[in-house]
């Protein structure tokens, strides 16, 4: 000293929370010792028992008990004496101290400082004087009664330092007089009145009386100071004062009689609530805040309330009386009691100790003293309740032991820790010695055989608690799986939790450690020090003005504030500093400082104040002048709406997005004329004017307020603000009475809508208007209180004044208002900026997290509606301001895309194929699910595949590595079985390397044991890799610089241009990277080189040749390069030339930063979890091919641009071929069979290209279409039943161009036609390729969809599929 928490991020405001310290504490776990402290905070609840105040025989009469002496006698008792001693009694002193508690008390109770000229004071100190002389009683005792007891009556005797007289006495009181003082109630003098005593002892004596002084203690009184509430605003009748009297130690309404009507209060009276006050204590940098336990001072109280007595002192804790409650005793008549003394008990409570020892010390009472008493006190006991100190060992010790935990299995860690070796003995235990505390002549120690010292024994007797996600030091494993739980705040936990529980490890503190409660701090979060109010909470709606607060220039006085010096006080303890004593410390002692205060006094006179004088600039007055929707009242005016009357006139009018309700043939709307009535005043009109605000708008008149300018005559600080008060105060609303044209809440109807108690339409009442009252609120806003002064400018506008000018213009200066821009400055930013939100001063109002709530209660105002004032419980960790990046908008601007539009052809209807959903099933394995799943994984499920189901088997396993043993391996044929497999003859068969010929080794097989294998089991939300998508969209970023407190911005925006962040220009930016483009492949042209299997001019073949076609290598070619126009002299665009090709020529490959927890654990890899005679593996059969249905994608059609037949020597390209492609020929209607030339292919084969041409059909369910079905076949294959393809004959379904909706395509494209290939034994309407024929249309960017850039709003940021409100559950 700060930190966490609002946001995607930022900044500010603002609350909540944490880290610190403290505690009379309590609770949980744990616990070795000592010292010093502390210990009922609750029930001022009730108390059993014991103790806590007595003492004096040197005041007295005495002798109950004991001692001693004498006598009698029976061990022992009785009598007498003594006064050693002393119960009870008289008397004195004490008991008013000491000890406890904090109920009451908001008060002169306390603190502090004064006063007492208004007082008292026992014992004590000091001074003066005296202590003379008499008297009568009484308790105890004795006698005798009453009563259960407590207690008490009568008779009789007696003493005193008990009581009462007399004498003496300065003094006291009263009257008069005089002196002093700020003030007399003080002092002096004279006279009068009444007033004292006590003895005991024989010792260095103790007392008694009066009086003076002192000391101590007490009473009273005053200034100042310290709680909360105004939702308590008025209180008071002995009340305030006076006079007389009484009372008191003393003043006083303290009491009483009479008189007066006062006294207190916004500077908070009175009422209510709470509370003992202080020195101090805790905290804090301080100022403050909180607190008053222990110790000390004061006060109050003693079961509750009241009362007095005694006394120097009490209205008396352990005295008395009365009343109440409670408890106890009782013979029922009556009595007794008071722990808030020390122990202790019950109760209450989270919670607080022994019915201990001693008067040895300190102190107190009594006493001459010895001494007695003392639960005050000194000690001990209990309690980690606190503070302080010590210990639980020290040194060495790596095989880094074992064990634990963990691991990537190598190790790491616990950890020099342990063991082990050496050493020490604080503590503990035992033994011995043994204090100070005791100041004196001696005696006397509870603590205590304690502290302390010496010796002995032996590491021996002694460590826990909390935490480990961030704040906050300290991390891993397992378990759990939004469960159990944690949590001070934020927040953890939904299968890999450093946050839960446990373990290991680590961190912190340590005989303690955590938790809880409370206080201060942090919190400048009540702000005096030290905050704010435009938008975060917060300026009163506005004025006027009272109290209060603040206030111009000069000068004199005073000295209240202020400053300085001195004095007194501020108790001690505490705190601080220094020194000292306990081994140290805590603790204690001594000294100093401090106690920031109060009072008195002496000075100073600048400032504030008070007072006197004076001034004019603040303020005001007078005069002159102009401006204005300022206010009130009266009168007048025209336009318009509506209504009425009359005329003209005829079928509609009106209204809306479109309509309808409504009005109209009983004549509307329209139009003309006349009339009625109410309300409002077009144009002028203006970020123009006026007003304090609300507000004010036709014209004229009357009355009236304010501001401004000029002038400088007058007053002379008369000023500013303003709590309360008073007044004004839009609209709506209320009351009474008018008025009512238009408009118009409520209401009615018509529409809209899912509904429509709305928006729209047709009507329409209060109201709107006037008069008089009330209400008193608004986003009453500039969301900005008023006043004064100062602080760069620029430019408008309204109303004045002045200068200059020939001038009515223009120009310059100036005052008051009203706007905009802008510097400094301010601000969290936005913004404000001479009309401040700047710099200062003064005054007022208001704020202190969000919600609850401007609600409740109370008070007050109001006729009511309601207004003003204005909480709490409870609840949340935020609520909020400004700005930033995105995203979004049925916001705006610009641009692009087969996005729309313009076209062509489809899908959606039919049948079939195929995929999916659903359903079914033993199983219909699994995955993919908007675009971006659905002819997708699957480039090909009859078995296999295959992961699914049923059944039958195996268990180190179908597969891999390691170990041991055996055997070469291999293996035809046979039997059983669905097969896997099993049985069994063992028929055959005898390999490689080395060899000492015994054997050994390699590989393989079999058997066995265990490590392990295996898993298409789970998690794509644990992952890698791969892929889709936005999107081939033009974007995405960085470095440095600059701007901003910052998030961020700039660059990348702007003007053009492009397919493009493509390029150019401009610019606080300058550069760069990933993307774009280019580089790559292919295609289109050409040159050159090379040519066989290609081609060919040689008549054919062979051969030859390489011009052409073709093949495949290397080149050329295209760059807006050239010309013109436009453009900004740019980039570029347009047109043209040349060219095979022209503006990225066509196509492909190539996919930025990222988004979708997108897809895939079933391609593969992989963490974790799961299965292990099974979720592994083998086999047979079945299934993946099911079928009321729905969807997607295709194929074929519905026909004449066609079908069928014929002609077939019209013309391709790109591929494939050895377990292969297969020709010719022959057979078959055909699928195909047979055959086997040729070819590992520019050679041979697949291979026929098809659309084409000719004929026929004549618009029909057909000579269209071909589904379905029957029969008969072909081929592949171990096997075509479930479940293959193809062929022939026969059969001949739906379908006649397809609803809403929807898809593709911009040129060699769509459409149409055929061909090939992969997979593959066989199976293609799918997929991937190839060529043939070959169109139409694009005006354009308003709209739909998607995207890019700029801008704007936002309470969204999981980002509009957002957020969020109400109701119901």
């Nucleotide at each position: 000293a700060g930190a966490g928490u609002u946001u995607g991020a930022u900044u500010c405001u603002g609350g909540c929370u944490c880290a610190g310290g403290a505690u009379g504490a309590a609770c949980g776990c744990u616990g070795g010792c000592g010292g010093c402290g502390u210990g009922c905070u609750u029930a001022a609840c009730a108390c059993a028992u014991g103790c806590a105040a007595g003492u004096c025989g040197a005041a007295c009469g005495g002798a109950a008990a004991g001692g001693c002496c004498c006598u009698g006698c029976u061990u022992g008792c009785a009598g007498g004496g003594u006064a050693c001693u002393c119960g009870a009694g008289u008397g004195g002193c004490g008991a008013a101290c000491g000890g406890g508690u904090g109920a009451g008390u908001a008060a002169c109770a306390c603190g502090u400082g004064g006063g007492u000229g208004a007082u008292c004071u026992g014992c004590c100190c000091u001074g003066u004087a005296c202590u003379u002389u008499g008297g009568g009683a009484u308790a105890a005792g004795c006698c005798u009664g009453g009563g259960a007891a407590a207690c008490u009556g009568g008779g009789u005797c007696u003493a005193a330092u008990a009581c009462c007289g007399a004498a003496u006495a300065u003094g006291a009181c009263c009257a008069c007089u005089u002196c002093u003082u700020g003030g007399a109630u003080g002092g002096g003098g004279u006279g009068g009145u009444g007033g004292a005593a006590a003895g005991c002892u024989u010792u260095u004596g103790c007392g008694g009386u009066a009086u003076g002084g002192g000391a101590u203690g007490a009473g009273c009184u005053c200034g100042c100071g310290g709680c909360c509430u105004a939702u308590c605003a008025g209180c008071u009748u002995g009340u305030u004062g006076g006079u007389g009297g009484g009372g008191u130690a003393a003043c006083g309404g303290c009491c009483u009689a009479c008189c007066a009507a006062g006294g207190c209060g916004a500077c908070g009276a009175u009422c209510a609530g709470u509370a003992g006050c202080c020195g101090g204590a805790c905290u804090g940098a301080g100022a403050g805040g909180u607190u008053g336990g222990c110790c000390g001072g004061c006060c109050a109280c003693a079961u509750u309330g009241g009362g007095a007595c005694u006394g120097a002192g009490a209205u008396a804790c352990g005295g008395c009386c009365c009343a109440g409650a409670c408890u106890c005793c009782u013979a029922c008549g009556g009595g007794a009691g008071g722990c808030a003394g020390c122990a202790g008990u019950g109760g209450g409570g989270a919670a607080u100790a022994u019915u201990g020892g001693g008067c040895a010390a300190u102190g107190g009472g009594c006493g001459c003293a010895a001494g007695c008493c003392u639960g005050a006190c000194c000690c001990a006991g209990c309690a980690a309740c606190g503070c302080c100190g010590c210990g639980u060992g020290a040194a060495g010790g790596a095989a880094g032991a074992a064990g634990g935990c963990u691991u990537u299995c190598g190790g790491g860690u616990u950890g020099u820790a342990a063991a082990c070796u050496u050493c020490u003995u604080u503590u503990a235990a035992g033994a011995g010695g043994g204090a100070a505390g005791a100041g004196u002549a001696g005696a006397a120690g509870a603590c205590g055989g304690u502290a302390c010292c010496u010796c002995u024994u032996g590491a021996a007797u002694a460590a826990g608690c909390c935490a480990c996600g961030g704040c906050u030091a300290a991390c891993u494993a397992c378990g759990u799986g939004c469960c159990a739980g944690c949590a001070g705040c934020c927040g953890c936990g939904g299968u890999a939790a450093u946050a839960c529980g446990u373990a290991g490890g680590u961190g912190g503190c340590a005989a303690g450690c955590g938790u809880u409660g409370u206080c201060c701090g942090g919190a400048u979060u009540u702000a005096c020090u030290g905050g704010g109010u435009g938008u975060a909470a917060a300026g009163g709606g506005c004025g006027u003005g009272u109290a209060g607060c603040c206030g111009g220039g000069u000068u004199g006085a005073c000295a209240a504030g202020u400053c300085a010096g001195a004095u007194g006080u501020g108790a001690a303890a505490u705190c601080c500093u220094g020194c000292g004593g306990c081994u140290u410390a805590a603790c204690c002692g001594c000294a100093g400082a401090a106690c920031u205060g109060c009072a008195u006094u002496u000075g100073a006179a600048a400032c504030u104040g008070u007072u006197g004088a004076u001034c004019u600039u603040g303020a005001g007055u007078a005069c002159u002048g102009g401006a204005g929707a300022g206010g009130c009242a009266g009168a007048c005016g025209g336009a318009a709406u509506u209504c009425c009357u009359a005329g003209u006139g005829u079928a509609g009018c009106g209204g809306u997005g479109a309509a309808a309700u409504g009005c109209g043939u009983a004549g509307a709307u329209a139009u003309u004329a006349g009339g009625a009535g109410g309300a409002a005043c077009a144009c002028c009109a203006g970020u123009g004017g006026c007003g304090a605000a609300g507000g004010c708008g036709g014209u004229c008149u009357g009355c009236u307020g304010g501001a401004c300018a000029g002038c400088a005559a007058c007053u002379g600080a008369c000023g500013g603000u303003g709590a309360g008060g008073c007044g004004c105060g839009a609209a709506a609303g209320c009351g009474u009475g008018g008025g009512g044209a238009g408009c118009a809440a409520a209401c009615a109807g018509g529409a809209u809508u899912a509904g429509a108690u709305a928006c729209c339409c047709u009507g329409g009442u209060a109201g709107u208007c006037c008069a008089c009252g009330c209400u008193g609120u608004a986003a009453a806003c500039g969301a900005u209180g008023g006043a004064u002064a100062c602080u760069a400018g620029g430019u408008g506008u309204g109303c004045g004044g002045g200068g200059a000018c020939u001038g009515a213009c223009c120009c310059c200066c100036u005052g008051c208002g009203u706007g905009c821009c802008g510097c400094a400055g301010u601000u969290a930013a936005c913004a404000c900026a001479a009309u401040a939100a700047g710099u200062a001063u003064c005054c007022c109002a208001c704020c202190u997290g969000g919600g609850g709530a401007g609600u409740a209660c109370g008070a007050u105002c109001g006729c009511a509606a309601g207004g003003u004032u204005g909480a709490a419980a409870c609840u949340c960790a935020a609520a909020g301001g400004a700005a930033u990046u995105g995203a979004c908008g049925g916001g705006g601007g610009c641009c692009c895309g087969c996005a729309c539009a313009a076209g062509c052809g489809g899908u959606g209807g039919a049948u079939u194929a195929u995929g999916u959903g659903g359903u079914u099933u033993a199983a219909u394995u699994c995955g993919a699910u908007g675009c971006a799943a659905c002819g997708c994984g699957a480039a090909g499920a009859a078995c296999c595949u295959u992961a699914c189901c049923a059944g039958g088997g195996c268990u180190u396993g179908a597969c891999a590595u390691c170990c041991u043993g055996c055997u070469a391996a291999c293996g035809a044929g046979g039997u059983a079985g669905a097969g896997a497999u099993a049985c069994g003859u063992c028929a055959g068969g005898u390999g490689c390397c080395c060899u000492u010929c015994g054997g050994g080794g390699a590989a393989a097989g079999c058997a066995g044991a265990g490590a392990c294998a295996g898993g298409u089991g789970g998690u794509g939300c644990a992952u890698g890799g791969u892929u889709g998508u936005c999107g081939u969209c033009a974007g995405c970023u960085c470095g440095u610089g600059u701007c901003g407190u910052g998030a961020g911005a700039u660059g990348u925006u702007g003007g053009g241009u492009u397919a493009a962040g493509u390029c150019c220009c401009g610019c606080a930016a300058c550069g760069a990277g990933c993307g774009c483009a280019a580089c790559c492949c292919u295609u289109a042209u050409u040159g050159u080189u090379a040519g066989u299997u290609g081609c060919u001019a040689c008549g054919c073949a062979a051969g030859a040749g390489c011009a052409c076609u073709c093949u495949a290598g290397c080149g050329a070619g295209a760059c807006u390069g050239c010309c013109g126009u436009u453009g900004a002299c740019a980039a570029a665009a347009c047109g043209g030339a040349g060219g095979a090709a022209g503006g990225u020529g066509g196509g492909g490959a190539c996919g930025a930063c990222g988004u979708c927890a997108a897809a895939u654990c079933a391609u593969c890899a992989u963490g974790c979890c799961c299965c292990u005679u099974a979720u592994g593996u083998c086999c047979u059969g079945g299934g993946c091919u099911a079928c009321a249905c729905a969807c997607g994608u295709a194929a074929u059609a519905c026909a004449a641009u066609g079908g069928c037949g014929g002609c077939c020597a019209a013309c391709a390209g790109a591929g494939g071929g050895a377990u292969g492609c297969a020709a010719a020929g022959c057979u078959g209607u055909g699928a195909a069979g047979u055959g086997g030339a040729g070819c590992g292919a520019a050679c041979c084969c697949c291979u026929a290209a098809a659309a084409g041409c000719c004929g026929u059909c004549c618009c029909a369910g057909u000579u269209c279409a071909g589904a379905u079905u029957g029969c008969a076949g072909u081929c592949u294959g171990c096997a075509a039943c479930u479940c293959g393809a193809c062929u022939g004959c026969a059969u001949g379904a739906a379908g006649u161009c397809g609803g809403a909706a929807u898809c593709g395509c911009u040129a060699g494209u769509a459409a149409u036609c055929g061909c090939g290939g992969a997979u593959c034994a066989g199976c293609a309407u799918g997929c991937c390729g190839c060529g043939g024929u070959g169109a139409a249309u694009a005006c354009g960017u308003u709209c739909c969809c998607g995207g890019g850039c700029c801008u704007u709003g936002u309470a969204c940021u999981c980002a509009c599929c957002g957020c969020c409100c109400g109701u119901c559950a």
This is a predicted structure of a 1369-nucleotide RNA (small-subunit ribosomal RNA) from an uncultured bacterium.
Its mean pLDDT, the model's own confidence on a scale to 100, is 83.
The sequence is in RNAcentral, with records from ENA and SILVA.